[in-house]
RNA sequence: AUAACCUCUAUGGGAGAGUCCGCGGGCCUUUGGCUGGCGGCGCCGAAGGCGCAAAUUCCGCCCGGAAUCGCUCAGGCCAAGGGACUGUGGAGGUUGG
Numbered sequence: 001a002u003a004a005c006c007u008c009u010a011u012g013g014g015a016g017a018g019u020c021c022g023c024g025g026g027c028c029u030u031u032g033g034c035u036g037g038c039g040g041c042g043c044c045g046a047a048g049g050c051g052c053a054a055a056u057u058c059c060g061c062c063c064g065g066a067a068u069c070g071c072u073c074a075g076g077c078c079a080a081g082g083g084a085c086u087g088u089g090g091a092g093g094u095u096g097g
Base pairs, nucleotide, nucleotide: 003095004094005093006092007091008090009089010088011087012086013085018041020040021039022038023037025035026034027033028032042077043076044075048073049071050070051069056064
């Protein structure tokens, strides 16, 4: 020097589920379209949040015990945005050398 791991950053990739129903309003290119409010039912899970088994011990009890697993509080169900995770570049740290 090469390497591995972690953090930050820039830039790409990045799924799922109603553009549902009802009642009003606003605007427009007015047999329709867009937008927003209230109510209703249904659904998704990969921001965040919450929860848990076994291994873990010579034996027993207690504590701990992950997640892309579960729950759906939050969030979301046209697009946009967000998005776990991830490719590449840069910076820093740790270990080894």
This is a predicted structure of a 97-nucleotide RNA (Glycine riboswitch aptamer) from a Chromatiaceae bacterium. Taxonomically the source falls in Chromatiaceae (Bacteria, Pseudomonadati, Pseudomonadota, Gammaproteobacteria).